Predicted 3D model of a 72-nucleotide RNA (transfer RNA) from a Desulfatiglandales bacterium.
RNA sequence: GCCAGGGUAGCUCAACGGCAGAGCUCCUGUUUUGUAAACAGGUGGUUGUCGGUUCGAAUCCGACCCCUGGCU
Numbered sequence: 001g002c003c004a005g006g007g008u009a010g011c012u013c014a015a016c017g018g019c020a021g022a023g024c025u026c027c028u029g030u031u032u033u034g035u036a037a038a039c040a041g042g043u044g045g046u047u048g049u050c051g052g053u054u055c056g057a058a059u060c061c062g063a064c065c066c067c068u069g070g071c072u
Stems, first nucleotide, its partner, number of pairs: 001071007010024004018055001026042005048064005
């Protein structure tokens, strides 16, 4: 330099172009002599950045940035 995949909550990952979710973590409560476990509830998002298409974009298109792998 070229090709492919990826970037969404603190972490791991979902999400037909139509209200952004789950599990774990964290917080509170119940339970226990206490911790853990279990159970109930709750907090947490500029969907990498900037533009374009569209009535409507995490999703489609372009450029750029970053990560991983391959080729040279």

It matches the Rfam family "tRNA". It is annotated as a transfer RNA.
The coordinates come from a structure-prediction model, not an experiment, and the mean pLDDT is 82.
Lineage of the source: Bacteria > Pseudomonadati > Thermodesulfobacteriota > Desulfobacteria > Desulfatiglandales.